The RNA shown here (c-di-GMP-I riboswitch aptamer) has 84 nucleotides and comes from Desulfobacter latus. Rfam family: c-di-GMP-I riboswitch aptamer. The family is grouped with related families in Rfam's "c-di-GMP_I riboswitch clan". It was read from a public genome assembly, where an Rfam model found it. Model confidence (mean pLDDT): 82 of 100.
RNA sequence: AAAAGUAACGGGCAAACUAUCCGAAAGGAAAGGACGCAAAACCACUGGCCUAAAUCGUCAAGACACGGUCGCAGGGUUGCACUU
Numbered sequence: 001a002a003a004a005g006u007a008a009c010g011g012g013c014a015a016a017c018u019a020u021c022c023g024a025a026a027g028g029a030a031a032g033g034a035c036g037c038a039a040a041a042c043c044a045c046u047g048g049c050c051u052a053a054a055u056c057g058u059c060a061a062g063a064c065a066c067g068g069u070c071g072c073a074g075g076g077u078u079g080c081a082c083u084u
Stems, first nucleotide, its partner, number of pairs: 003084004012037002017032002020029003035071001041077003045074003048069003055063002
C1' cells in the first nucleotide's frame, strides 16, 4: 500500500416522535430524542418507491416530474480502529 473480517478500544451518525421554519404535497432544515447503522459519509448515474403545484384532459375522478427519497437497492467517490 491492497484485500477480507470484526465491533474489543477510541469514537461517529441518528429512525419514530415533539416543537419551530420552508414547501402545493412528497419531503427538507436545524433543536431535542434514539429505532438502528461498519460506511446510516458524499453523489440522483440506473432501477424502484412517494408526491402532483403548474400543464393537459372526458374539468377535479384521470394522466404527468421539471419535485423528492442515498436510513429502498445497485453503481461511483472517499474514510477511522484492530486482526488476518